[in-house]
RNA sequence: UGCUUAUCGAGAAAGACUGAGGGAAGGGCCCAAUGACGUCUUAGCAACCUGAACUAUACAAGGUGCUAACUCCCAUCCUGAGUAAGACAGGAAAAGAUGAGCG
Repeated sequence: UGCUUAUCGAGAAAGACUGAGGGAAGGGCCCAAUGACGUCUUAGCAACCUGAACUAUACAAGGUGCUAACUCCCAUCCUGAGUAAGACAGGAAAAGAUGAGCG
């Protein structure tokens, strides 16, 4: 980096360092010098693997992951639904993230 597959409205932050952007990309909206983002340390969470247990909305926390906002929201298609546009609700997709398996 690619393929397959599962999940994505739950959950969980303090300190130190640094110093201007960050939230994937377009639009919106938000976070941020009352210090965001990032790195490190410590702590926590428990989706997947694993272990134990043996069937449950439960346990452990070893691997990986995660700890603002539903994947922050929208974008494309379908439906409610009607002439168009816009707003709204629901569903599906695309893209993305993470795990597991494979190349």

Overview: Predicted 3D model of a 103-nucleotide RNA (SAM riboswitch aptamer (S box leader)) from Echinicola salinicaeni. The organism belongs to Echinicola, within Bacteria. Model confidence (mean pLDDT): 77 of 100. It was read from a public genome assembly, where an Rfam model found it.